[in-house]
About this RNA
This is a predicted structure of a 75-nucleotide RNA (c-di-GMP-I-GGC riboswitch aptamer) from Actinotalea ferrariae. It matches the Rfam family "c-di-GMP-I-GGC riboswitch aptamer". Rfam links the family to the GO term cyclic-di-GMP binding. The literature on the family includes a 2009 paper in Nat Struct Mol Biol by Kulshina et al., "Recognition of the bacterial second messenger cyclic diguanylate by its cognate riboswitch". The model forms 95% of the base pairs in the Rfam consensus.

Parts: sequence; structure tokens; C1' cells
RNA sequence: AGCGACAAGGGCAAACCCGUCGAGAGGCGGGGACGCAAAGCCACGGGACCACCAAGGUCAGCCGGGCUGCCGACU
Repeated sequence: AGCGACAAGGGCAAACCCGUCGAGAGGCGGGGACGCAAAGCCACGGGACCACCAAGGUCAGCCGGGCUGCCGACU
């Protein structure tokens, strides 16, 4: 460096519920685990969604891409 183990230490947290913010998609906090080897970060491209005259907004756990990170069975 590749790779991702019936390894080790751990980590994150879907749906749903409660509270809260928002016109809304959805965000945040708590509970809760469907899952995840980057389910860490980035809205650059595609896509979906909100709103719609335009402009704009949301989603990174939709796909692609970029940056960073723990471990070391194996190569």
C1' cells in the first nucleotide's frame, strides 16, 4: 500500500416514539436498533424530495467522485 478476518478494542445509528425548529423536504436533542469497514467529513456530478414565476432549499444511510481515520489475519 492492497485487502476486509467467525480477530481485538471500540464506533455510528434505520424505522418508529417523545420534545423542539422549519412553509416544507428535513434538521437538532432523548429513547430505540434495521443495518453499516468509513453509515466520518464535503452538495463537485447524477438522482430523489420540498417549494415553485424565478430564485432557492433538503437528502452524504441513493449512485459516482474528493479528503481524512482505527486494527492487521492475509497479500

The prediction has a mean pLDDT of 91. RNAcentral holds the sequence, with entries from Rfam and Ribocentre.